[in-house]
RNA sequence: GCCACUCAAAGGCAAACUUCCUGAAAGGGAAGGACGCAAAGCUUCAGGGCCUAAGCCGCCGGGCCGCCUCGGCCCGCGGGAUGGCAGCCAGUUGUCGCG
Numbered sequence: 001g002c003c004a005c006u007c008a009a010a011g012g013c014a015a016a017c018u019u020c021c022u023g024a025a026a027g028g029g030a031a032g033g034a035c036g037c038a039a040a041g042c043u044u045c046a047g048g049g050c051c052u053a054a055g056c057c058g059c060c061g062g063g064c065c066g067c068c069u070c071g072g073c074c075c076g077c078g079g080g081a082u083g084g085c086a087g088c089c090a091g092u093u094g095u096c097g098c099g
Stems, first nucleotide, its partner, number of pairs: 003099001012037002017032006035087001041092003047089002049085003056079003060076007
């Protein structure tokens, strides 16, 4: 320097769930709590995958209003990341010990 994760020690992180805060939502933060994790460190201006859909779009439906062959608003439905997830893959850095 490289490969790899069977064992030991020291430590580290913290799923579900609960409470509070935040957000339209997904999600995020704090405290408690441990299912697990050798990268469960970091990165969402690279790529795939997944979640959400407020604003926005719709020659989809319904309703209401008006200055009514048009326009606006509301509700539903559909589309849509610019919002998220790295504890999905990935990228990148890297500790101890055995070999």
The RNA shown here (c-di-GMP-I riboswitch aptamer) has 99 nucleotides and comes from a Planctomycetota bacterium. Rfam family: c-di-GMP-I riboswitch aptamer. Rfam 15.1 lists 5,092 matches to the family in 1,772 species. Its family is annotated with cyclic-di-GMP binding in the Gene Ontology. Of the family's consensus pairs, 90% are formed in the model. The source organism's lineage runs through Bacteria, Pseudomonadati and Planctomycetota.